The RNA shown here (c-di-GMP-I riboswitch aptamer) has 86 nucleotides and comes from Alicyclobacillus sp. The coordinates come from a structure-prediction model, not an experiment, and the mean pLDDT is 86. NCBI's taxonomy places the organism under Bacteria, Bacillota, Caryophanales, Alicyclobacillaceae, Alicyclobacillus.
[in-house]
RNA sequence: ACGACAAAUGGGCAAACCCGGCGAAAGCCGGGGACGCAAAGCCAUGGGGCUACGGCGCUUCGCGCUAUGCUUGCCAGGUUGCACCG
Numbered sequence: 001a002c003g004a005c006a007a008a009u010g011g012g013c014a015a016a017c018c019c020g021g022c023g024a025a026a027g028c029c030g031g032g033g034a035c036g037c038a039a040a041g042c043c044a045u046g047g048g049g050c051u052a053c054g055g056c057g058c059u060u061c062g063c064g065c066u067a068u069g070c071u072u073g074c075c076a077g078g079u080u081g082c083a084c085c086g
Base pairs, nucleotide, nucleotide: 002086003085012037013036017032018031019030020029021028022027035073041079042078043077045076046075047074048071049070050069054066055065056064057063058062
């Protein structure tokens, strides 16, 4: 430097749910908590999915469409990285 991730060592992250907060919502942040994860580290670049404040439309006190919003613990890609082994 590259490859692989069965076992081992030291560890790491943290689902659901609860509490507090932000947000129109999806969701996010902090604390608790562990379902799991060899990148469940980072990036919204491609695809998928979620939401619809606002905008547009309509048969209008509602409904439909729409991402600039969100999701990296949906998939892919990019990028960085610990230990053992080869």